[in-house]
RNA sequence: GAUAAAACUCAGGGCAGGGUGCGAUUCCCGACCGGCGGUAAACCCCGCGAACUGCAAUGCAGAACGAUACGGUGAAAUUCCGUAGGCGACAGUAACAGUCUGGAUGGAAGAGUUGUUUU
Numbered sequence: 001g002a003u004a005a006a007a008c009u010c011a012g013g014g015c016a017g018g019g020u021g022c023g024a025u026u027c028c029c030g031a032c033c034g035g036c037g038g039u040a041a042a043c044c045c046c047g048c049g050a051a052c053u054g055c056a057a058u059g060c061a062g063a064a065c066g067a068u069a070c071g072g073u074g075a076a077a078u079u080c081c082g083u084a085g086g087c088g089a090c091a092g093u094a095a096c097a098g099u100c101u102g103g104a105u106g107g108a109a110g111a112g113u114u115g116u117u118u119u
Base pairs, nucleotide, nucleotide: 001119002118006114007113008112009111010110017029018028019027031099032098033088034087035048036047037046038045043086044085052062053061054060055059068084069083070082071081072080090102091101092100
């Protein structure tokens, strides 16, 4: 330095301003946000995670299981730069929610620390 067991820690952001209305952070204009790993740096390329449903089970399957194009630079970019777009579980609500409240002081992809064994 590498490394099997084990223990521990960490692990999600966001409606300013305005309109209608008895009532909306839910509708309309507009604003804002983007988990983890991979790869030229990614919300929309590949894979993974959570909420929902089923089976009866910690995994498999399903749900619309979400959504990108064009130009430029370059050895390499649907990742950078420019332009124009698109997407976002479930339950609740005086009125339809990516952003409010709730399950959740939860769980988890994963990241890290300690550490012993072996080499």
The RNA shown here (FMN riboswitch aptamer (RFN element)) has 119 nucleotides. Its mean pLDDT, the model's own confidence on a scale to 100, is 83.